[in-house]
RNA sequence: GCACCCCUAGCUCAGUUGGAUAGAGCGCGUGGCUUCGAACCACGAGGUCGGGGGUUCGAUCCCCUCGGGGUGCA
Repeated sequence: GCACCCCUAGCUCAGUUGGAUAGAGCGCGUGGCUUCGAACCACGAGGUCGGGGGUUCGAUCCCCUCGGGGUGCA
């Protein structure tokens, strides 16, 4: 330099042939349980879906661009 893949909660990740209030596990908070903890149970908080633009009635999803990370080739 060229090609391809990934970026969604604090962490690890799912999701979507474009449509319902955007999810799981772990972690965190509160309560229960317990002598106190751990484990377990219940509830809860937490996200401008990497930034910007475009297409569309509608974008996490499609297109362009920028940024970050990875793989292969040279």
Molecule: transfer RNA
Organism: Candidatus Uhrbacteria bacterium